Predicted 3D model of a 101-nucleotide RNA (SAM riboswitch aptamer (S box leader)) from Neobacillus niacini. NCBI's taxonomy places the organism under Bacteria, Bacillota, Bacilli, Bacillaceae, Neobacillus. Rfam family: SAM riboswitch aptamer (S box leader). Rfam's curators write: The SAM riboswitch is found upstream of a number of genes which code for proteins involved in methionine or cysteine biosynthesis in Gram-positive bacteria.
Formats: sequence, C1' cells, structure tokens
RNA sequence: UACUUAUCAAGAGAGGCUGAGGGACUGGUCCUAUGAAGCCCGGCAACCUGCUGUGCAAGGUGCUAAUUCCAGCAAAAUGAAACCAUUUUGGGAGAUAAGGC
Repeated sequence: UACUUAUCAAGAGAGGCUGAGGGACUGGUCCUAUGAAGCCCGGCAACCUGCUGUGCAAGGUGCUAAUUCCAGCAAAAUGAAACCAUUUUGGGAGAUAAGGC
C1' cells in the first nucleotide's frame, strides 16, 4: 500500500494522567465535565503464532459504547395504487488480520 483472501449479530475496568470532543466520510442519531479523544496500566481473544490441542496460552498485530450504531447503490417481498415505509438479499465503502508488492 488503488493488490489478494478471510472475517466483521460474541467478548473486554465505577483504574491513573489529561482536558473537549468523539462515533471513517455524508445524513440521521447517539455518547461526552456523573469527563470526549489521546497516553499508561488492566482486560478481551478476531487473525497469525505456540502447545500437553476441536481446547489452552497471550509471543506479533488488533480490539476494549450502541449489529461495521443505522442508512447511503441495486433487486425482491409485504403494506391500499404511486410516493413512501418495513423486512430480506446482493453490492459499494470502511475496519482488522495474513500473504503479496
């Protein structure tokens, strides 16, 4: 890292420092001085790894509010026709890991 493959409905602190924002983007909506984001400690265990192996460990990354918080393009079904709404499915986008370059 415009590449490839896989996964994304589970899991994880009333801790310390700090001090105003954050949830990728857009819209919605939600969290936040009963402290956001960040760092440290702790924890979880997705992928790789190891082992006494359909589990355990926690070495490498990662993660640690809400289904990837929901939708964003398309198709189908249902609702009274259309608009519209709801549900399902498939894409697109994003995140993570391993491999490749």